[in-house]
Context: one part of a larger RNA
RNA sequence: UUUGGCCUAAAGCAUUCGUAGCCGGUUUGAAAAAUCCUUUGUGAAAUUGUUGAACUCAAUACAACAGCGUGCAGGGGACACUUUCAGGCUAGAGACUGGGAGGAGUUGGGGGUAUUUCUAGGGGAGCGGUUAAAUGUGAUAAUCCUAGAAAGACCACCUGUGGCGAAGGCGCCCAACUAGAACAGUUCUGACGGUGAGGGAUGAAAGCUAGGGGAGCGAUCCGGAUUAGAUACCCGAGUAGUCCUAGCUGUAAACACUGCGAGCUAGGUGUCGCAUAUUCUACGCGAAUGUGCGGUGUCGAAAUGAAGAUGAUAAGCUCGCCGCCUGGGAAGUACGGUCGCAAGACUGAAACUU
Numbered sequence: 001u002u003u004g005g006c007c008u009a010a011a012g013c014a015u016u017c018g019u020a021g022c023c024g025g026u027u028u029g030a031a032a033a034a035u036c037c038u039u040u041g042u043g044a045a046a047u048u049g050u051u052g053a054a055c056u057c058a059a060u061a062c063a064a065c066a067g068c069g070u071g072c073a074g075g076g077g078a079c080a081c082u083u084u085c086a087g088g089c090u091a092g093a094g095a096c097u098g099g100g101a102g103g104a105g106u107u108g109g110g111g112g113u114a115u116u117u118c119u120a121g122g123g124g125a126g127c128g129g130u131u132a133a134a135u136g137u138g139a140u141a142a143u144c145c146u147a148g149a150a151a152g153a154c155c156a157c158c159u160g161u162g163g164c165g166a167a168g169g170c171g172c173c174c175a176a177c178u179a180g181a182a183c184a185g186u187u188c189u190g191a192c193g194g195u196g197a198g199g200g201a202u203g204a205a206a207g208c209u210a211g212g213g214g215a216g217c218g219a220u221c222c223g224g225a226u227u228a229g230a231u232a233c234c235c236g237a238g239u240a241g242u243c244c245u246a247g248c249u250g251u252a253a254a255c256a257c258u259g260c261g262a263g264c265u266a267g268g269u270g271u272c273g274c275a276u277a278u279u280c281u282a283c284g285c286g287a288a289u290g291u292g293c294g295g296u297g298u299c300g301a302a303a304u305g306a307a308g309a310u311g312a313u314a315a316g317c318u319c320g321c322c323g324c325c326u327g328g329g330a331a332g333u334a335c336g337g338u339c340g341c342a343a344g345a346c347u348g349a350a351a352c353u354u
Stems, first nucleotide, its partner, number of pairs: 004325003007308002012322001014202004021195003025089007033082001035078008048066005054060001092192001093189003096185003104178007111155002115151008126137002163170002207248006216242002222236003259321006267299014303310002327354003336347004
């Protein structure tokens, strides 16, 4: 360079915003960079072809003509596509208006049951735990019952292959502030777009730093069992942690193991949101049925696929852009670099072996 791949065989960055780059709707005019045509110059020799002709022939060498020299430079022309400039358009994109949906986010306030502890009263011998036990706990009155108080964490039912969010994730109630999406209107801007190397931001849990908090649970540690042993599974205690505030870390089976955007390609059936038509109506922010758009499931034709399967939410048919893969192990290791308080993260080989 050409070519093949990335759901499960190696391979989609955790997610998103966005710089450069690459790619880019429709129409008119101009330019003519690119592209195409033509022409001029140049494009060494050898090599190749034809003819002649020199070595006795031939190989070989020589001469003339042709060809090659795929390129570069200059002149003239063509204008469909690409490009550049100028001007329009509205199907992409964005803005606006309207009424709805939502566990979307941040902050503040309020509430609820349970748990544990404490206080008071009742009660009086066990409780607790397990397959069975023991450790543990109890006459300094436990477990249990009643009433009250405090503390911290959590938010049953509703709850639904239901909703929202870029992903991580988000669930008691109320308020304020903030953001996004869908639908409807068709009012405005007029290609403003797609992707995105570097880069920025966000990013579960665990972990780290400082200060609070500490009810329950509970790595580590300590007992009791089990067992041949038991550094476990079971039981009793219980530290860090789990919670809050301010920072750091930057990883996960961060999974749909499926990058983002766009167009096209049978249907059936659920469900959520908005709009709309008809019917019903206890007239309400009501219900049913159908239709349109958007989301989320399921079955499935064609097609694809090694098959499992996927199948308008594609893994089908195409286009644009990015990332990544090239036998197993050594190894996500070593060395170097960047980042981090550290733990470590990112980048990332080879010898050797098979």

A computed fold for a 354-nucleotide part of an RNA from a metagenome, annotated as small-subunit ribosomal RNA, central domain. It matches the Rfam family "Bacterial small subunit ribosomal RNA".